Large-subunit ribosomal RNA, domain II from a Nanobdellota archaeon, 673 nucleotides, folded computationally. RNAcentral holds the full RNA, with entries from ENA. Its mean pLDDT, the model's own confidence on a scale to 100, is 83. Its Rfam family is "Archaeal large subunit ribosomal RNA". Clan: LSU clan.

Context: one part of a larger RNA
RNA sequence: GCCAGGGAGUUUAUUUGUGUGGCAAGGUUAAUAAAUGAAGCCGAAGCGAAAGCGAGUAUGAAAGUGCGUUAGUCACACGGGUAAGACCUGAAGCCAGAUGAUCUAUUCCUGAACAGGGCGAAGUUUUUUGAAAGAGAAAUGGAAGCCCGAACCGGUGUUACGUGCAUGUACUCGGAUGAUUUGGGAAUAGGGGUGAAAAGCCAUUCUAAUCUGGCGAUAGCUGGUUCCUGCUGAAAUAUGCUUAGGUAUAGUUGAGCACAGUUUGUUUAUGGGGUAAAGUACAGAUAAGUUUUGCAGAGCAUUUUUGUUACGGAAACUUUUCUAACUCAGAACCUGUAAACUGCGUAAUGCUUGAGACAGCAAUGGUAUGUAAGAUACUAUUACGAAACCCAAAGAAGGGAGCCCGAAGUUAAGGUCCCAAAAUAUUUACUAAGUGUAACGAAGGGAGUCUUCAUUCCGAGACAGUGGGGAUGUAGGUCUAGAAGCCGCCAUCAUUUAAAGAAAGCGUAACAGCUCACCCAUUGAGAAUGAGGGCCCCGAAGAUGGACGGGGCUAAAGUAAAUUACCGAUACUUCGGACACAUCCAGUUGGAUGUUGUAGUAAGCAGGCGUAUUAGUUGUGUCGAAGUUUCUGCGUAAGCGGGAGUGGAACGACUAGUAAUGCGAAUCCUGGU
Numbered sequence: 001g002c003c004a005g006g007g008a009g010u011u012u013a014u015u016u017g018u019g020u021g022g023c024a025a026g027g028u029u030a031a032u033a034a035a036u037g038a039a040g041c042c043g044a045a046g047c048g049a050a051a052g053c054g055a056g057u058a059u060g061a062a063a064g065u066g067c068g069u070u071a072g073u074c075a076c077a078c079g080g081g082u083a084a085g086a087c088c089u090g091a092a093g094c095c096a097g098a099u100g101a102u103c104u105a106u107u108c109c110u111g112a113a114c115a116g117g118g119c120g121a122a123g124u125u126u127u128u129u130g131a132a133a134g135a136g137a138a139a140u141g142g143a144a145g146c147c148c149g150a151a152c153c154g155g156u157g158u159u160a161c162g163u164g165c166a167u168g169u170a171c172u173c174g175g176a177u178g179a180u181u182u183g184g185g186a187a188u189a190g191g192g193g194u195g196a197a198a199a200g201c202c203a204u205u206c207u208a209a210u211c212u213g214g215c216g217a218u219a220g221c222u223g224g225u226u227c228c229u230g231c232u233g234a235a236a237u238a239u240g241c242u243u244a245g246g247u248a249u250a251g252u253u254g255a256g257c258a259c260a261g262u263u264u265g266u267u268u269a270u271g272g273g274g275u276a277a278a279g280u281a282c283a284g285a286u287a288a289g290u291u292u293u294g295c296a297g298a299g300c301a302u303u304u305u306u307g308u309u310a311c312g313g314a315a316a317c318u319u320u321u322c323u324a325a326c327u328c329a330g331a332a333c334c335u336g337u338a339a340a341c342u343g344c345g346u347a348a349u350g351c352u353u354g355a356g357a358c359a360g361c362a363a364u365g366g367u368a369u370g371u372a373a374g375a376u377a378c379u380a381u382u383a384c385g386a387a388a389c390c391c392a393a394a395g396a397a398g399g400g401a402g403c404c405c406g407a408a409g410u411u412a413a414g415g416u417c418c419c420a421a422a423a424u425a426u427u428u429a430c431u432a433a434g435u436g437u438a439a440c441g442a443a444g445g446g447a448g449u450c451u452u453c454a455u456u457c458c459g460a461g462a463c464a465g466u467g468g469g470g471a472u473g474u475a476g477g478u479c480u481a482g483a484a485g486c487c488g489c490c491a492u493c494a495u496u497u498a499a500a501g502a503a504a505g506c507g508u509a510a511c512a513g514c515u516c517a518c519c520c521a522u523u524g525a526g527a528a529u530g531a532g533g534g535c536c537c538c539g540a541a542g543a544u545g546g547a548c549g550g551g552g553c554u555a556a557a558g559u560a561a562a563u564u565a566c567c568g569a570u571a572c573u574u575c576g577g578a579c580a581c582a583u584c585c586a587g588u589u590g591g592a593u594g595u596u597g598u599a600g601u602a603a604g605c606a607g608g609c610g611u612a613u614u615a616g617u618u619g620u621g622u623c624g625a626a627g628u629u630u631c632u633g634c635g636u637a638a639g640c641g642g643g644a645g646u647g648g649a650a651c652g653a654c655u656a657g658u659a660a661u662g663c664g665a666a667u668c669c670u671g672g673u
Stems, first nucleotide, its partner, number of pairs: 001673006011084013026042003046053002056067004087224002090221001094214006105188009114178001116148003123140007152175003157171002160169002190206001192202003227608006237250005253354006261344002265341009278327002283323003287319007295312001298309004360384001362382008389400003404577007414567003417551003423564001425563006436553002444538003448535010465522005471495003476490003501516001504515003578598003581594005609662001611659010627646008
């Protein structure tokens, strides 16, 4: 892991609601074997703090207002509450009493152990020296929490090997006459011991041992909670809480009862609102200007005193730009009331009772914070949550569409070359980048290409090319070593001309030289400029080789615009069937009809299936019960039948009860494998 068996809302009391039954202004018994038992309980009158009054009473001067004036009670069944272990499993902990020092800590008593080697303290002897004290030397001697190193004790590193009923093994390393090691016997006990102190150790257990008990401790926490079908169907919000993963009330939801209207939507009428956009009438900000004012500083002028105005201030005006906390005006939209239409009909609403839920999340529109976020917090709607099916390659939320069952057809979104159902459809353009076929790119660039508009030139010859000319006064004047079209400064005239600048570049030291503007010839039809639009290109960087889903696709199988077919869902239509609800008919059951309905988590409600057992009724079985293997029929399902084999003695059905009544999960328990 798998299989089998076991495995979780129970019982008592009380209270409340619903249902059924008995009796009813009454109902009912408790103790007991029974008779008995009439005590008690609930109800039959309330109101007030009370005196008290009483279908009323309290309050108030009163009006009025509050609470009352309505059949109960007993039993059984079921739902909820409360008290109990209270659906089951699960703590860490707290307390009490016992048991432990054969492990280990420390101490006490009594024993034991330490190969070998090295070093060579004190003391002593001899000797030298000295007056002596002393000092030197050589011997002797054998000290030390001394040295090296076995036994013995330990456990540093390799983070080597090892996972073995558990701290090992190897190599390496520390101590090894001492605060040494060790045998045996004793002592100290749990808030206590012992501790050269690490909160170490106290029997594989220690920041309070172990065992038993209190004990089914408690757990707003985690996990689990067992058959079927039908009906309805949420919430992740508000407010309060030592509240934030809990809970109460409300909202939302199920069931029952009462009641006959109600208003989602549209339109009209009449009110409410100050947002979007906009505006500058107010408030505040904003740019430029004009006018007025000597108003401040400063300068100038001046004799006190004044004058003047570039800058600055103030005011007014003109134009400019804005605003969540500006609004003269002002939508869409939202909303109150009334009416009509429409929709819905026990719907809405009310009462009683049962819940669940109070961790939400996404898209689109509107906001706040934030550089931003698959961010956080609001807000409206719709989805997911709790929604299947089709499309988007794949995908909670996107697009289509709300799944009772069977059959046939038609469409939606999306598609129609192949994978792969359906157009290698039609028409006209564009794209050459494999752009694209994909959700994925900016500023800024592009004689890429298509297209629109405007202007200018052009057979009196445009534009481009080619051939030729491009001169003279003059090397203009000046400056300068030089300055001759071309360093710089000034001027920039005239002539000859078809045309040619006192020169637009290159060049020279200065000249020279080469071009240009401009003109002629040749050629012969469009050329040039500007402003838009479409597609395309560059801009464009990520780690194994590689992704339009793939193959592949170029007058497309790309892009744009249009057209007609077809495919394509559990959508829609038709036919048949099932169930629910409502209405009608029939009146136990059933039938018909319907602008009706049948997705569904939490949750509520309803009806069933099966297991064990009791009572009654009634059956089956050695001509083969239960069980079991296999084949098969019926039912929406839980399930219920039939045949054959095996088996060898019990087993059902119906009605009414009773319950230790249904397993796949709980790191579930026991066993098997």